[in-house]
Background:
RNAcentral holds the sequence, with entries from ENA. The RNA shown here (Bacterial RNase P class A) has 389 nucleotides and comes from a Gemmatimonadales bacterium. The organism belongs to Gemmatimonadales, within Bacteria. Its Rfam family is "Bacterial RNase P class A". Rfam describes the family as follows. Ribonuclease P (RNase P) is a ubiquitous endoribonuclease, found in archaea, bacteria and eukarya as well as chloroplasts and mitochondria. The family's RNA type in Rfam is ribozyme.
Parts: sequence; structure tokens; C1' cells
RNA sequence: UGGGCAGAACGCGAUGAUCGCGGCCCUGAGCGCAAGCGAGGGGUCGAGGAAAGUCCGAGCUCCGGAGGGCAGACCGCCAGGUAACGCCUGGGCGCCGCAAGGCGACGGACAGGGCCACAUAGAACAGACCGCCGAUGGCCCCGAGCGCAAGCGAGGGGAUCAGGCAAGGGUGAAACGGUGGGGUAAGAGCCCACCGCCCCGGACGAAAGUCGCGGGGGCACGGUAACCCCCGGUCGGAGCAAGGCCAAAUAGGCGGCGAGGUGCGGCCCGCACCGUCCGAGCCGCGGGUAGGCUGCCAGAGUCGACCGGCGACGGUCGUCCUAGAGAGAUGAUCAUCUCCCGUCUCCACAGGCGGGAAACAGAACUCGGCUUACGGUUCCGCCCAGGCC
Repeated sequence: UGGGCAGAACGCGAUGAUCGCGGCCCUGAGCGCAAGCGAGGGGUCGAGGAAAGUCCGAGCUCCGGAGGGCAGACCGCCAGGUAACGCCUGGGCGCCGCAAGGCGACGGACAGGGCCACAUAGAACAGACCGCCGAUGGCCCCGAGCGCAAGCGAGGGGAUCAGGCAAGGGUGAAACGGUGGGGUAAGAGCCCACCGCCCCGGACGAAAGUCGCGGGGGCACGGUAACCCCCGGUCGGAGCAAGGCCAAAUAGGCGGCGAGGUGCGGCCCGCACCGUCCGAGCCGCGGGUAGGCUGCCAGAGUCGACCGGCGACGGUCGUCCUAGAGAGAUGAUCAUCUCCCGUCUCCACAGGCGGGAAACAGAACUCGGCUUACGGUUCCGCCCAGGCC
């Protein structure tokens, strides 16, 4: 200098003014018997790193629940952190990268079942298309030699049949260890050396696991569990429109009083009286609705120092904190400065003019995470390559 990796901070550039919107506090014209309502004025605070997706985990609330099991869902290397987690940290293993570093649903395939398309000779205790061989047995050819002859025939050749092989080619995501040597007719763990694999032990480690350690075994055991399944672990449901409190009008319900009634019974009848029934209206009680209040913002909080820890994180002390709406508030304009871009004057410094200061997005019960979106700026660390001193 170029390229890359990992992390952190920021997020309408800063300040001020005016107007506007929401919450809270103070004041307060006026209204009201009062409680109280309240125009206006002043002060103060007022979106995010993701407020998003609503994907995990919690708090909180209500409902349900003796205890246990089945079913179902989720999780799954080891250890730690945490209120908890499917999150985070450290470690292990595998894969990718020269490296810094990145990624990983990473328990079990001798408990059992299923599946392995296409291609291929053969896809699970397999297989022979091309190819190699053809030792052995047959067939064909030649044939020393023997025999008077028919014929017999050592030996050689052919790759023709049976047969042998799995080294090489070829198929496939995957083909029943690899390299080299010996061996053989050709071959093959058939034998040997090394590598790999399996089993037992040892060493190291808290564990997962690791080992240029020791011994044994020619080696058997294909893949798939993001198919069923097995093993281990976790799990009751619904969600702030949860839930709690206050509570009209109207219409039902219950109780009391009760004008009234040509109701019914008591006397043979009526009045009166007694009992009973209906009952306008009034009062009271209770449930629910509208509406209001609450839940609703100080909390597993922020920042700093010190201590413990590799770290996630924890502890102690100090410090700071003010959005809380309920059809849902954050915006606009101007001035000055700063930065960037263009252009002009200019040798240059400097100055003038014009433009811009952006993306993703917007709280709604609250936290911890994850994931996704995002124009750009700054800082720290590390790796690789090249050059110069």
C1' cells in the first nucleotide's frame, strides 16, 4: 500500500428561536350550595437499534389441578452462566478457509421396522458389462515319437466351451479398506510392511475427548433417525381485549309499602269485617351493560470504580433515572455554526455562490434473547500478500 476477518460506538449534524401535538406539575378567568369542572398562562418531559417479525424464554394475571401413567409437543457433544431459554460463554469434534476466522438439529444404525429414485453387472450379508486369466477338464489345429495299419501320442498353439478373478475401466450420492511388495494362470488381506479400522489397557483431562503410548485382531460392522422408532431431559391452559375496583340511563329479577279492583273464599245475599289474589306508583337490594379509575411504567434497570472469573457473568459501593396514549402525541419553519459535494475568483492560502446532511423504520403490560430490515460515519484488534528502510 492492497485485500480480508472479528468487534464496539453512533443513527433527523450541533445550538437556539417561533408555531403545533401528547403526558405530568403549578397557576387560574369563569361556572357550581358544595364536591368539583375548567378557558387561558407558565414550567418540565416526550420513540428505536431494531420500537419490527411475534419465533423462543420469563415476570404478572385469571382458570384448572390428589397422586401417577398414556398420548402429544419440544430439546439433545461436554462444562459453565442465567429468573429462564431453543439464548450466551468456554472447551471438544466434523466441515470450509493459506490465515485471522466462519458454519454445524452434533444422542443411538448389533432393540426392531421401513426406505435407498435414476444409472448400474451388482444397492446389503451383492455382483461380472468391458476387461484379465483360462492353471484344471473338454473342443479345434499343429505335432517329436511309436505302430504294417487303424490309431496312440510327449509337447506346442487357439481363447472356443466349462470355469477362475475382482487388479484396471465403467455406473452411482454411496460399490464390502488404502499404498507398495511378495505371490499367482490371472488375481485377491491370500501373505507381509506402513497407514487406516475394531477391541482391551495406559497416560492426560472435571468432562466431551485426545495421544508419533502398549498389547491383541486380517478386518468383520454400507447409508438414512431433518422416516417410524429407542434412550435421556423439559412441558397444565389462556393471555393486559389478562385481571381488579367504582358504576349510570333503560329493560328484566327479588323484597317492602301500597292508591285501587266489578277478582275469589268465609255469612243465604250485599255493605262492613277477616283471609287470599291482581296491582299503578314509591322506596330499597342484587346482577349485567355504557362510562370512569386501575393494572401502567423504579426495573431480573443505566453508567462508573473495585473485587472474583479465561469468559458469559456475579458481588460490593457510588451514581443516574421523569413517553405512557386509548382512534392512539414527536412535526414544521427560520437563524448561526460545522461537515460534504459542485462551481467561480485564484499560483497557492483563502474566499464567494448554489445544493445536501440521507437508510430501515415508529412505542401500546413489562423484561431477557433470537431473527430479519438498514444510506452512512467513527474507533479498536487481528490475518494474508507485496514494496521500502

The gene name in the source record is rnpB.